[in-house]
Context: one part of a larger RNA
RNA sequence: GGAUGAACGCUGGCGGCGUGCCUAACACAUGCAAGUCGAGCGGGAAAUGAAGUUCAGAUGCUUCGGUUGACGAACUUCAUGGAGAGCGGCGGACGGGUGAGUAACGCGUGGGCAACCUGCCCCUUACAGGGAGAUAGCCGAGGGAAACUUCGAGUAAUAUCCCAUAAAGCCUAUUGAUCACAUGAUCGAAAGGCCAAAGAUUUUAUCGGUAAGGGAUGGGCCCGCGUCCGAUUAGCCAGUUGGCAGGGUAGCGGCCUACCAAAGCGACGAUCGGUAGCCGGCCUGAGAGGGCGGACGGCCACAUUGGAACUGAGACACGGUCCAGACUCCUACGGGAGGCAGCAGUGGGGAAUAUUGCACAAUGGAGGAAACUCUGAUGCAGCAACGCCGCGUGAAGGAGGAAGGCCUUCGGGUCGUAAACUUCUGUCCUCAGGGAAGAACAAAAUGACGGUACCUGAGGAGGAAGCCCCGGCUAACUACGUGCCAGCAGCCGCGGUAACACGUAGGGGGCGAGCGUUAUCC
Numbered sequence: 001g002g003a004u005g006a007a008c009g010c011u012g013g014c015g016g017c018g019u020g021c022c023u024a025a026c027a028c029a030u031g032c033a034a035g036u037c038g039a040g041c042g043g044g045a046a047a048u049g050a051a052g053u054u055c056a057g058a059u060g061c062u063u064c065g066g067u068u069g070a071c072g073a074a075c076u077u078c079a080u081g082g083a084g085a086g087c088g089g090c091g092g093a094c095g096g097g098u099g100a101g102u103a104a105c106g107c108g109u110g111g112g113c114a115a116c117c118u119g120c121c122c123c124u125u126a127c128a129g130g131g132a133g134a135u136a137g138c139c140g141a142g143g144g145a146a147a148c149u150u151c152g153a154g155u156a157a158u159a160u161c162c163c164a165u166a167a168a169g170c171c172u173a174u175u176g177a178u179c180a181c182a183u184g185a186u187c188g189a190a191a192g193g194c195c196a197a198a199g200a201u202u203u204u205a206u207c208g209g210u211a212a213g214g215g216a217u218g219g220g221c222c223c224g225c226g227u228c229c230g231a232u233u234a235g236c237c238a239g240u241u242g243g244c245a246g247g248g249u250a251g252c253g254g255c256c257u258a259c260c261a262a263a264g265c266g267a268c269g270a271u272c273g274g275u276a277g278c279c280g281g282c283c284u285g286a287g288a289g290g291g292c293g294g295a296c297g298g299c300c301a302c303a304u305u306g307g308a309a310c311u312g313a314g315a316c317a318c319g320g321u322c323c324a325g326a327c328u329c330c331u332a333c334g335g336g337a338g339g340c341a342g343c344a345g346u347g348g349g350g351a352a353u354a355u356u357g358c359a360c361a362a363u364g365g366a367g368g369a370a371a372c373u374c375u376g377a378u379g380c381a382g383c384a385a386c387g388c389c390g391c392g393u394g395a396a397g398g399a400g401g402a403a404g405g406c407c408u409u410c411g412g413g414u415c416g417u418a419a420a421c422u423u424c425u426g427u428c429c430u431c432a433g434g435g436a437a438g439a440a441c442a443a444a445a446u447g448a449c450g451g452u453a454c455c456u457g458a459g460g461a462g463g464a465a466g467c468c469c470c471g472g473c474u475a476a477c478u479a480c481g482u483g484c485c486a487g488c489a490g491c492c493g494c495g496g497u498a499a500c501a502c503g504u505a506g507g508g509g510g511c512g513a514g515c516g517u518u519a520u521c522c
Stems, first nucleotide, its partner, number of pairs: 001522004006518005013391006019384002021349001026347003030344003035090003040087002047080009060067002097302003106227008116219002121215007129163004139152005169194004174189006199207003228274003235265002240262004245257003277299004281292004304325005327338004355381001357380003363377001364375004394424004404415004428463001429459006438449001466511005471492003477506005487494002
């Protein structure tokens, strides 16, 4: 000098674009953050309408005996209606957060899989015949403070099961051809065995279902190389290293088990200890290099701590389940409930880091045939000079160089065209008028931001300058006060009676809505 997710001191006008818990992966009140489909299924509350029965009785008429019977209320039936819950499907494995752990095939890069999987999507081929038994909801009975739960009766499906149809599919042993990179791969032949399906709907065109082949996308596994510090860590290892057999997996494999052998790693640094998520990149530097990994993008890991599996195409699953631990809360003391490293927000820690905001209008996502619903993703707004960039705080004229301050050799010098004053301008500002793009689809409708940006008119210099420094390094000097005191200081060093170095004033230098200081890196 440059840089920063900065902080602190003094100061502070506006706008655009960014950025904003680096510390306690500390604990969390409250609200929201993942639902959706009635065109899969049974059922069906409220409400509304109509009819009937009962009650009630305004009003009119009245011979006072009655009669008329509106508005109503309750119940029943029918129709419309579709809420909440339930079964079922798809999605809750994406999106969002964090960096604790991890020195590892975790990441980066280049390869391999003749050892693998892939829901939704696309292409192709073929198929969808018949039947059965349940179960939730609802109803009835019961237990419990609650969370919840037990029994009985009975019901539906694109839920479940059985049979049929099956080969291009799979399995078993046989066989032919072609190819190859070790185990082998591909195509074919004949034989035996095995496995499917679901319907819905304005009605006739869609959306679905099953099997098989291919594609695309996403993933899984393996390998070469690279990836911090310590030798004041030198030996380490028992599923350890290899084999055989079996199990398990989508799949290879000590991944697991039994048996057999005794191997395997290490000064080319094993093991142990410390530190750390990795990268694209970012900062600095002429480069080589050094430092960093905040925002954004890719990968990984984690979700109160530890462990486990279930479901599923996909999880060992942040807002799923089970067990154990710590903690918090409820309790009728028997027992239960919870997990902000999602968005806001609270306490705490800290030098320090924001709103319990608006909207699904756009982009994207989930479900749905669609309308649409949901979406703290996202789009915006709010707060903060935290950063970068832009603009302003006026312009021109104006000397009898006013007053005043400071210095003075008392002559004067300086602040200084600076001010006053004159003539203008209107960026920002205030008020008023107009007013977007972002909005796409055949058309119509649809904007949170926002009456924002922008345009026009009017007003008036009015509302907008500070901070650090002036001994040398280093740009900028005098006076007074103080008297090794008070103090300054990055280094050298200043201060003990004329201090350009302390304090104040005048003047000057630098930068400017900032300026200094501190911390860290080059």
Record summary
Small-subunit ribosomal RNA, 5' domain from an uncultured Eubacteriaceae bacterium, 522 nucleotides, folded computationally. The coordinates come from a structure-prediction model, not an experiment, and the mean pLDDT is 85. Rfam family: Bacterial small subunit ribosomal RNA.